[in-house]
RNA sequence: GCCUCAGUAGCUCAGUUGGUAGAGCAACGGUCUUGUAAACCGUAGGUCGAGGGUUCGGCUCCCUCCUGAGGCU
Numbered sequence: 001g002c003c004u005c006a007g008u009a010g011c012u013c014a015g016u017u018g019g020u021a022g023a024g025c026a027a028c029g030g031u032c033u034u035g036u037a038a039a040c041c042g043u044a045g046g047u048c049g050a051g052g053g054u055u056c057g058g059c060u061c062c063c064u065c066c067u068g069a070g071g072c073u
Base pairs, nucleotide, nucleotide: 001072002071003070004069005068006067007066010025011024012023013022019056027043028042029041030040031039049065050064051063052062053061
């Protein structure tokens, strides 16, 4: 220098034939318990890596860039 993959909640990830984003764990509150843990119920938490384009509409498609991993020379 070139190619491929990944970037979504505090963490691990789903969601990619375009139609207003979810799970588990963690956090917080409650029930239960003499108390803690466990269990059960509930709540909050995201401008989907950045910018631009196409579209009525973009996490999803196109372009550029940033970060990480792998490969080739």
Model confidence (mean pLDDT): 83 of 100. Predicted 3D model of a 73-nucleotide RNA (transfer RNA) from an archaeon. It was read from a public genome assembly. It matches the Rfam family "tRNA". It is annotated as a transfer RNA. Rfam's curators write: Transfer RNA (tRNA) molecules are approximately 80 nucleotides in length. Its family is annotated with triplet codon-amino acid adaptor activity in the Gene Ontology.